[in-house]
């Protein structure tokens, strides 16, 4: 020197195992923190705390000799649900680092 490569925070998401369906979760908005390729400044994204508005789908079985039923179980559904993730996808500059 190079239309080269890897790698963060995270994003999707097949599957799996839960969790609420008696509303917790999620989502939104402010205000503070904190973490974010190997440095350096930046961006775009998470994350956590606090506040404050909004706001949900349920239906079917099982269940003592009988009715009748708590509570418990099971199926189907629902939640912009939590957890693990096959696979996918992932820094703009300058330096490093790897290959040539």
């Nucleotide at each position: 020197c190079g239309a080269a490569g890897a790698g963060u925070a995270g994003c999707c998401a097949a599957g799996g195992c839960g969790c609420g369906u008696u509303a917790a979760g999620u989502g939104u908005u402010g205000c503070g923190a904190a973490a974010c390729g190997g440095g350096a400044c930046g961006u775009u994204g998470u994350u956590c705390g606090c506040a404050a508005a909004c706001g949900a789908a349920a239906g079917g079985g099982c269940a003592a000799g009988a009715c009748g039923g708590a509570a418990g179980c099971c199926c189907u559904g629902c939640g912009g649900u939590g957890c693990c993730g096959c696979g996918g996808c992932g820094c703009g500059u300058c330096c490093g680092c790897u290959c040539g």